This is a predicted structure of a 97-nucleotide RNA (THF (Tetrahydrofolate) riboswitch aptamer). It was read from a public genome assembly, where an Rfam model found it. The coordinates come from a structure-prediction model, not an experiment, and the mean pLDDT is 79. Its Rfam family is "THF (Tetrahydrofolate) riboswitch aptamer". Rfam's curators write: Tetrahydrofolate (THF) riboswitch was first reported for Ames et al. as an RNA motif in 5' untranslated (5'-UTR)regions of folate transport and biosynthesis genes in Firmicutes genomes. Rfam 15.1 lists 747 matches to the family in 747 species.
RNA sequence: UACAGAGUAAAUGUGCGAGCGUUAAGUGUUUAGAGGACGGGGAGUUGCCUUUAAAACGAAAACCUUUGUUGCGGUUCGCAUAUUGCAUCCCGCUGUG
Numbered sequence: 001u002a003c004a005g006a007g008u009a010a011a012u013g014u015g016c017g018a019g020c021g022u023u024a025a026g027u028g029u030u031u032a033g034a035g036g037a038c039g040g041g042g043a044g045u046u047g048c049c050u051u052u053a054a055a056a057c058g059a060a061a062a063c064c065u066u067u068g069u070u071g072c073g074g075u076u077c078g079c080a081u082a083u084u085g086c087a088u089c090c091c092g093c094u095g096u097g
Base pairs, nucleotide, nucleotide: 001097002096003095004094005093010084011083012082013081014080015079016078017077018076019075020073021072022071029055030054031053032052033051034050035049036048040091041090042089043088061070062069063068
């Protein structure tokens, strides 16, 4: 110097477990504000996540009979597993010439 490559946070699916709701919260959608994370280092978005406020939409209960069972919810968290995986730029790392 050329070519090739590795690695993260995290996201999603599935399984298991423990919860919450079923008196409708949560999830999902939109708008605005604030914050955060994004390979080993630096930068970092129009992308991602969290949170606050507002708006629209909106559900599956049944049995039993004293709080229990079976369900249901684009429900929450944890663990396992699979897949995807630095938006992008620069440097570094590994291999070969």